[in-house]
Record summary
Two RNAs folded together computationally: RNase P RNA and transfer RNA, 455 nucleotides in total. Rfam match: Bacterial RNase P class A. The coordinates come from a structure-prediction model, not an experiment, and the mean pLDDT is 77.
């Protein structure tokens, strides 16, 4: 050089004018600060908050190799087993199919303790044909065809066919018998453990599917900031319905707590009625951000300086010029495919709404670091 | 902002224990029939089952993911 393969970043700078939201000063001169790597989707898992400081059982939901981070995950890190790719490396819903139960369509002889259509192979009788011997009566082999039996190698079906390949051995095949694989049980080593390597015995019993039901282990109460608290305004303090019992948990059962006490109730539900305002949660302190340093092989955790960093409620974070930075096309000039100059255009995806830890998914364009492969060249 | 739920012919909907051609009805073409037009009878065409991925022999259905749309949620007596 060329393809490529995992990793990490930035994703327009600067200054000047105007303009917005917020604090903060002061009384209008001013200062301070103002979006993301995804603020996005809302797909996980927390944090808070109510509801009983949350209980049992049952159903129901998620998860799914091992081990470890984590406040906790369905994330992450290491590592193992399959599986692709020369390779770098990528990808894997990756517990059970010898607990049970269901499908496994078409096509095919048989699709789950099968099956026999073509083949294959001996034998026995009959028919039919053709050589041979003959005592002319028929006898004998061979071919065909038919029926009943062996067989499952080969051939066809099929996503899948009841271990595979090989040899031996048979009539003619078959785990019928051997050898290696593969399965499986035992037992030994080596690992923390997934699972790895031996070695003996089975002689094949066990075919997929659990993004089908199920079975096993392990988690999991319910709702959501329109949670909820607090003040302020208004209204018909109403009507119908259930009702000894309701309500707290969405489903049921048990507990257990609240709440009424024989009614015109208490509480649910449905109508109707009022009021569209304020102030808390709300961004001063966080599973916060950086830097050092020390554990760990890594996620990531400890210890120490520093930093204080959007907060609005129809919702601000924005426009213009100038410079320069990328990229595109274009003219000019010099030159030989570079360089200068001139004016242009464009700079992705997308935008906080209680807060976080992830995933996923959108993203123009550009940097860096490490590796693999192939071909030159020294 | 939260939470639920839907997506199949131009339209309205079946079809979901997964089965090999995916249906109806309306609209719409053409044809009879009418002097012509409706209705009215024959026939006929329907599609990326919203998009991509994945499980399976097989996916409109099961699983993930994305895209659209649609509804419900406010305090007070």
């Nucleotide at each position: 050089c060329a393809a490529g393969c995992g990793g990490g970043c930035c994703g327009g700078a600067u200054g000047g004018c105007c303009g917005c939201g917020c604090c903060c000063u002061u009384u209008u001169c001013g200062g301070g600060u103002g979006a993301g790597g995804a603020a996005a989707g809302u797909c996980c898992g927390a944090g808070c908050u109510c509801c009983a400081c949350a209980g049992g059982g049952c159903a129901g939901g998620a998860u799914g190799c091992u081990g470890g981070g984590u406040a906790a995950c369905u994330c992450c890190c290491a590592g193992g087993c399959g599986g692709g790719g020369c390779g770098a490396c990528c990808c894997g819903a990756c517990g059970g199919a010898a607990a049970g139960u269901g499908c496994c369509a078409c096509a095919g002889a048989g699709a789950a303790c099968a099956g026999a259509c073509c083949g294959c192979c001996a034998g026995c009788g009959g028919g039919c044909g053709a050589a041979a011997c003959c005592a002319c009566g028929g006898u004998u082999u061979c071919g065909u065809u038919g029926c009943g039996g062996g067989c499952a190698a080969g051939g066809g079906u099929g996503a899948a066919a009841c271990g595979g390949c090989g040899g031996g051995g048979u009539a003619a095949g078959a785990g019928c018998c051997c050898a290696c694989c593969g399965c499986g049980c035992u037992c030994c080593c080596g690992g923390a453990g997934a699972c790895g390597g031996g070695a003996g015995c089975g002689g094949c019993a066990c075919g997929g599917u659990a993004a089908a039901c199920c079975c096993c282990a392990u988690c999991c109460g319910g709702a959501g900031c329109a949670a909820g608290g607090c003040c302020a305004a208004a209204u018909a303090g109403g009507a119908g319905c259930g009702g000894a019992g309701a309500g707290g948990c969405g489903g049921c059962c048990c507990g257990u707590c609240u709440c009424u006490a024989u009614a015109u109730a208490a509480c649910g539900c449905u109508c109707g009625g009022g009021u569209a305002g304020g102030c808390c949660g709300c961004g001063u302190a966080g599973a916060g951000g950086c830097g050092c340093c020390g554990g760990g092989c890594a996620a990531c955790c400890g210890g120490c300086g520093u930093c204080c960093c959007a907060g609005a409620u129809a919702a601000a974070u924005g426009g213009c010029c100038a410079u320069c930075c990328g990229u595109c096309a274009g003219g000019c000039g010099u030159a030989c495919u570079g360089c200068g100059c001139c004016g242009g255009a464009c700079g992705a995806c997308a935008g906080a709404a209680c807060u976080c830890g992830g995933c996923u998914u959108a993203c123009a364009g550009g940097c860096c670091c490490g590796c693999u492969u192939g071909c030159c060249u020294g | 902002g939260g939470c639920g739920g839907c997506g199949u012919a131009g339209c309205u909907c079946a079809g979901u224990u997964g089965g090999u051609u995916a249906g109806a009805g309306c609209a719409g073409u053409g044809g009879a029939a009418u002097c012509a037009u409706a209705a009215u009878c024959c026939a006929c065409g329907u599609g990326u089952c919203c998009g991509g991925g994945g499980u399976u022999c097989g996916a409109a259905u099961c699983c993930c993911u994305g895209c659209g749309c649609c509804g419900c949620u406010a305090c007070c007596a």